[in-house]
Context: one part of a larger RNA
Molecule: small-subunit ribosomal RNA, 5' domain
Organism: Thermoflavimicrobium daqui
RNA sequence: GGAUGAACGCUGGCGGCGUGCCUAAUACAUGCAAGUCGAGCGGGGAGUUUUCCUUCGGGAAAACUCCUAGCGGCGAACGGGUGAGUAACACGUGGGCAACUUUCCCCUAAGACUGGGAUAACUCCGGGAAACCGGGGCUAAUACCAGAUAAUCUUUUCGCUCGCAUGAGCGAAUCGUAAAAGGUUUCGACCACUUAGGGAUGGGCCCGCGGCGCAUUAGCUUGUUGGUGAGGUAACGGCUCACCAAGGCCACGAUGCGUAGCCGACCUGAGAGGGUGACCGGCCACACUGGGACUGAGACACGGCCCAGACUCCUACGGGAGGCAGCAGUAGGGAAUUUUCCGCAAUGGGCGAAAGCCUGACGGAGCAACGCCGCGUGAGUGAUGACGGCCUUCGGGUUGUAAAACUCUGUUCUUGGGGAAGAAUUCUGACGGUACCCAAGGAGAAAGCCCCGGCUAACUACGUGCCAGCAGCCGCGGUAAUACGUAGGGGGCAAGCGUUAUCC
Numbered sequence: 001g002g003a004u005g006a007a008c009g010c011u012g013g014c015g016g017c018g019u020g021c022c023u024a025a026u027a028c029a030u031g032c033a034a035g036u037c038g039a040g041c042g043g044g045g046a047g048u049u050u051u052c053c054u055u056c057g058g059g060a061a062a063a064c065u066c067c068u069a070g071c072g073g074c075g076a077a078c079g080g081g082u083g084a085g086u087a088a089c090a091c092g093u094g095g096g097c098a099a100c101u102u103u104c105c106c107c108u109a110a111g112a113c114u115g116g117g118a119u120a121a122c123u124c125c126g127g128g129a130a131a132c133c134g135g136g137g138c139u140a141a142u143a144c145c146a147g148a149u150a151a152u153c154u155u156u157u158c159g160c161u162c163g164c165a166u167g168a169g170c171g172a173a174u175c176g177u178a179a180a181a182g183g184u185u186u187c188g189a190c191c192a193c194u195u196a197g198g199g200a201u202g203g204g205c206c207c208g209c210g211g212c213g214c215a216u217u218a219g220c221u222u223g224u225u226g227g228u229g230a231g232g233u234a235a236c237g238g239c240u241c242a243c244c245a246a247g248g249c250c251a252c253g254a255u256g257c258g259u260a261g262c263c264g265a266c267c268u269g270a271g272a273g274g275g276u277g278a279c280c281g282g283c284c285a286c287a288c289u290g291g292g293a294c295u296g297a298g299a300c301a302c303g304g305c306c307c308a309g310a311c312u313c314c315u316a317c318g319g320g321a322g323g324c325a326g327c328a329g330u331a332g333g334g335a336a337u338u339u340u341c342c343g344c345a346a347u348g349g350g351c352g353a354a355a356g357c358c359u360g361a362c363g364g365a366g367c368a369a370c371g372c373c374g375c376g377u378g379a380g381u382g383a384u385g386a387c388g389g390c391c392u393u394c395g396g397g398u399u400g401u402a403a404a405a406c407u408c409u410g411u412u413c414u415u416g417g418g419g420a421a422g423a424a425u426u427c428u429g430a431c432g433g434u435a436c437c438c439a440a441g442g443a444g445a446a447a448g449c450c451c452c453g454g455c456u457a458a459c460u461a462c463g464u465g466c467c468a469g470c471a472g473c474c475g476c477g478g479u480a481a482u483a484c485g486u487a488g489g490g491g492g493c494a495a496g497c498g499u500u501a502u503c504c
Base pairs, nucleotide, nucleotide: 001504002503003502004501006500007499008498009497010496013375014374015373016372017371018370019368020367021333026331027330028329030328031327032326035074036073037072040071041070043068044067045066046065047064048063049062050061051060052059053058081286082285083284091210092209093208094207095206096205097204100203101202105199106198107197108196109195110194111193113147114146115145116144122137123136124135125134126133127132153176156173157172158171159170160169161168162167182191183190184189212258213257214256219249220248221247224246225245226244227243228242229241230240231239261283262282263281264280265276266275267274268273288309289308290307291306292305311322312321313320314319339365341364342363343362347361348359349358350357351356378408379407380406381405388399389398390397391396413441414440415439416438417437418436422431448493449492450491451490452489453474454473455472459488460487461486462485463484469476470475
């Protein structure tokens, strides 16, 4: 000198764009953050119309519309947060899988036949303070089950072709196995379903290389290293198990301890390098702490389940409920970090045939000079060089064209009027009566901070008297202090200026 997610002191006019718990992965009041489909299903409720009955109170049936607790489907594994753990194939980069998987989407081929038994809702009964639970009875499906048909799928065998070993592809035979006969309909079709093959996308596994400190850590290891067999997995594998062998790693730093999420990038530097990993993007890990599996294409699952623990809350003491490292917000910690805001109008996501619903993702607004950038705080003329201040050799000098005064301007501001783009697509704009435009008014409302001994740009007076104090280094102050304090003057930067901390 540059830089910062900064903080502190003094000061503070406006706008645009960014950024904003670095500390306690501490504890959390309250609200919201994941639902949707009635065009899968049976019920229930409300309304309108029509018909029938009527003791005129009303009741029953049908059609249509709307709402929906439950069963069922899809989603909830995305999106959002955090950085605790992790020195590891976690990450980066380059490869491999002839050892794998992939809901939804696209393409191709074939198919969707015949039946069955339940169960929630509902009703009755019972238990409980509650959370909720048990029993009897009834019912439906795109829920569940059985059978048929069977394939290019599965098992086994043979042949051909090929390969980097295990093997792969194709053809033939053999064995086994599938479905929702659904929904809507303007009867054209559309949506959904089953099986197989291919694609696309996402994921899983393996390997080479690379990136911290300490040797005042030198030895480490028994599922350990390898083999055979079995189990398990989507899949290879000590992944697990039985048996057998005795191996495996290490000064090219094993093991241990400490520290740490990794990268694209960011800061600095001419570069080499050094430092960092906030915001944005990719990957990983975690979700009160520890463990476990279930469901599912996908989780060992932030707003799911079970167990244990700590903590908080309710309780009729028998037993229950909870998890903000989602968005706001509260307490605490701290030098320190924001609104319990508006909207789904846009972009994106989930569900749905659609209308649409949901979306604290997102789009916006609010707060904060926290940062960067831009603008303003007026412009011109104006000497008797006014008054005042300060200094003085008492002549004067300086503040200083500075002020006053005159003539202007209207950025910003105030008032009034008009008023968007962002909408793709008929409708639909939170932002927002915002940006912007026009008119009028009026210099009115807008400058501070640090420094002036040398380094380093800028000097005098008074006060103080090794005191009070200053200080980044050298050093100033003990009676003439350009170094302390105040004043006048001056220098620097400017809505900021200084200080502190950290990196280069």